This is a predicted structure of a 73-nucleotide RNA (transfer RNA) from Thrips palmi. Rfam family: tRNA. Rfam classes the family as a transfer RNA. RNAcentral holds the sequence, with entries from Ensembl Metazoa and Rfam. Taxonomically the source falls in Thrips (Eukaryota, Opisthokonta, Pterygota, Thripoidea). The coordinates come from a structure-prediction model, not an experiment, and the mean pLDDT is 81.

RNA sequence: GGUCUCGUGGUGUAGUGGUUAUCACAUCUGCUUUACACGCAGAUGGUCGCCGGUUCGAACCCGGCCGGGAUCA
Numbered sequence: 001g002g003u004c005u006c007g008u009g010g011u012g013u014a015g016u017g018g019u020u021a022u023c024a025c026a027u028c029u030g031c032u033u034u035a036c037a038c039g040c041a042g043a044u045g046g047u048c049g050c051c052g053g054u055u056c057g058a059a060c061c062c063g064g065c066c067g068g069g070a071u072c073a
Base pairs, nucleotide, nucleotide: 001072002071003070004069005068006067007066010025011024012023018056027043028042029041030040031039049065050064051063052062053061
C1' cells in the first nucleotide's frame, strides 16, 4: 500500500430504511431488614466514531476520513 471486517449509555450488547434506539450488568432513589446483602419497584445516563451525499424519512444505504482487528504483498 491492496482487500475484508468492526466502531451503538460507564461496560458488554440487540436493532439491515418508518416516527421518544433494545436488553443485561453497573450507578442513584424507594420498599423490604435491627443493619448489610439478596430480592422487588422506579429513575438517571446515547449528538449510534467524524464529515458529506441519497431518500418524504438514515444507527441501517453510498463516498471520504479516523481508530481497532484479520489477511495479501